Background: Glycine riboswitch aptamer, 93 nucleotides, folded computationally. The model forms 84% of the base pairs in the Rfam consensus. Its mean pLDDT, the model's own confidence on a scale to 100, is 77.

RNA sequence: UGGAUGUAGCUCUGGAGAAUCUCAGAAUUGAGUACCGAAGGUGCAAAGCGGUUUUCCGUCGAAUCUCUCAGGUAAAAGGACAGAGUAAGUACG
Numbered sequence: 001u002g003g004a005u006g007u008a009g010c011u012c013u014g015g016a017g018a019a020u021c022u023c024a025g026a027a028u029u030g031a032g033u034a035c036c037g038a039a040g041g042u043g044c045a046a047a048g049c050g051g052u053u054u055u056c057c058g059u060c061g062a063a064u065c066u067c068u069c070a071g072g073u074a075a076a077a078g079g080a081c082a083g084a085g086u087a088a089g090u091a092c093g
Stems, first nucleotide, its partner, number of pairs: 001093002004090002009086006019033001021032004034073003040069001041067001043065001048059004
């Protein structure tokens, strides 16, 4: 210096669901009921490992599945995930 790759980070774009519920209140507040699943978090299948020799036990263990603790239920914000860019790093020439 060239193209490649590029976890985490940063920038841009797209991005679902569910009450603009009820009561009180000065309020962006408090309480209540119903609901959602895509921040975060909980749970686990196979495989592996250990015990045991039994169709057993323990450990480890993924998700957009599951739970709904947290969060959310007009718009805005947030938003898993996806695409593009960017910097470090890595390998190659």